[in-house]
RNA sequence: GGAGCCGUGGCGCAAUCGGCAGCGCGCCCGCCUGUCCAGCGGGAGGUUGCGGGAUCAUACCCCGCCGGCUCCG
Numbered sequence: 001g002g003a004g005c006c007g008u009g010g011c012g013c014a015a016u017c018g019g020c021a022g023c024g025c026g027c028c029c030g031c032c033u034g035u036c037c038a039g040c041g042g043g044a045g046g047u048u049g050c051g052g053g054a055u056c057a058u059a060c061c062c063c064g065c066c067g068g069c070u071c072c073g
Base pairs, nucleotide, nucleotide: 001072002071003070004069005068006067007066010025011024012023013022019056027043028042029041030040031039049065050064051063052062053061
C1' cells in the first nucleotide's frame, strides 16, 4: 500500500428483513435471612465510533474519516 471483518449502557454480546434499541454480568433499591451469599421483585444507565447523503422513517442502506483484528504484498 491492497482486501476482509468489526466498532451498540461500566463489561460481554443481540437486534442486519429499514418501523418502540434488547439480553446476560455488574451497579442501585426492596423482599427474603439473625447476618452474608444465593433466590425473587423493581430501577437507573445508550447522541448505536465521527461526519455527510438517500428515505416518511436507519444501529441496519450509500460515501468519507478514525480506531481495532486478520490476511496479502